A computed fold for an 89-nucleotide RNA from Vulcanibacillus modesticaldus, annotated as c-di-GMP-I riboswitch aptamer. Model confidence (mean pLDDT): 80 of 100. The sequence was found by an Rfam model in a public genome assembly. NCBI's taxonomy places the organism under Bacteria, Bacillati, Bacilli, Caryophanales, Vulcanibacillus. It matches the Rfam family "c-di-GMP-I riboswitch aptamer". Rfam links the family to the GO term cyclic-di-GMP binding.
[in-house]
RNA sequence: AAUUGAAAAAGGCGAACUUUUCCGAAAGGUAAGGGUGCAAAGUCAUGGGCCUAAGGAAAUGAUUUAUCUAUGGUCACCAGACUGCCAUU
Numbered sequence: 001a002a003u004u005g006a007a008a009a010a011g012g013c014g015a016a017c018u019u020u021u022c023c024g025a026a027a028g029g030u031a032a033g034g035g036u037g038c039a040a041a042g043u044c045a046u047g048g049g050c051c052u053a054a055g056g057a058a059a060u061g062a063u064u065u066a067u068c069u070a071u072g073g074u075c076a077c078c079a080g081a082c083u084g085c086c087a088u089u
Stems, first nucleotide, its partner, number of pairs: 002089001004087002012038002017033003022029002036076001042082003046079003049074003055069003059065001
């Protein structure tokens, strides 16, 4: 420097769900509990996917509403980029 993750050690992360506080229009996130699982379940929304639709647009005479839209999210959906522990060859 590269390959691999069988066994092991040290530590790490923390799904569903619950609670409370906070942020948010929502999706979602933060905190505490919890522990399904994870060798990148570390970082980055770059490409695709998925979720939401405040604002905007369209329709309507109008209140309004079932439509469209990401500039909002998701890296524990996939790919890509960057970085990294232990062991192994």